[in-house]
Context: one part of a larger RNA
RNA sequence: CGUUAGAAAUUUGAGAGGAGCUGACUCUAGUACGAGAGGACCGAGUCGGACGUACCUCUAGUGUACCUGUUGUGGCGCCAGCUGCAUCGCAGGGUAGCUAUGUACGGAUGAGAUAAGUGCUGAAAGCAUCUAAGUACGAAACUCGCCUCAAGAUGAGAUUUCUUUUAAGGGUCGUUGAAGAUCACGACGUUGAUAGGCUACAGGUGUAAAGGCGGUAACGUCAAAGCCGAGUAGUACUAAUUACCCGUAAGC
Numbered sequence: 001c002g003u004u005a006g007a008a009a010u011u012u013g014a015g016a017g018g019a020g021c022u023g024a025c026u027c028u029a030g031u032a033c034g035a036g037a038g039g040a041c042c043g044a045g046u047c048g049g050a051c052g053u054a055c056c057u058c059u060a061g062u063g064u065a066c067c068u069g070u071u072g073u074g075g076c077g078c079c080a081g082c083u084g085c086a087u088c089g090c091a092g093g094g095u096a097g098c099u100a101u102g103u104a105c106g107g108a109u110g111a112g113a114u115a116a117g118u119g120c121u122g123a124a125a126g127c128a129u130c131u132a133a134g135u136a137c138g139a140a141a142c143u144c145g146c147c148u149c150a151a152g153a154u155g156a157g158a159u160u161u162c163u164u165u166u167a168a169g170g171g172u173c174g175u176u177g178a179a180g181a182u183c184a185c186g187a188c189g190u191u192g193a194u195a196g197g198c199u200a201c202a203g204g205u206g207u208a209a210a211g212g213c214g215g216u217a218a219c220g221u222c223a224a225a226g227c228c229g230a231g232u233a234g235u236a237c238u239a240a241u242u243a244c245c246c247g248u249a250a251g252c
Stems, first nucleotide, its partner, number of pairs: 001152001005163007015149004021049007033038001051106005059100004066093005071086006110144003117137004169246004173189005194239003197235005203228003211222004
């Protein structure tokens, strides 16, 4: 821009893509079969491999604005306590998020029409013959079925609702997000929990400083302490103010 007024929501599915893998074992059954050796079809189940999708409860990683220990050196006048630099100085752990090695699930069942093949009935050709008329089966292939996208499908579809004009509805702007390069998409904007802060909790680290007490001291204890990024709730304390723009056909 189009879809022939403009919107919001829900959809149909022309068409396109994805997926389709496979093993071992158990039972049937040491049965059928076979002199024996050996050893099934059909059917039922269990456990796997590879591949794929989703997720983070568990396990395991990462986790450079979390916690702790510690070396050298500089600074805060000194002690104590902090802090800069040294690969995040080094080391031990680790929330959220993101992950796999972790967890869950998937390939199916089925329908239709068939291939090779197997048939039934049956002539031409008094027989025979699956075929000529007719008719029944038959495969991971084909068409559906399962999952995803999909009306620019210009063949532009359908349904419901809203607005009949300072309209409905959208945008700018702001607070933002399990959304994101930007844009877009989602949530919210005081009739408010959108983000930050604060409080509580979960979770991490591992028992802070100062002081008291005990000990000659190292240290112990009061103390599950103190601190804490992303988590879960609550709470208007802070910021989402005010405002502007687009849109306006036909008919009456």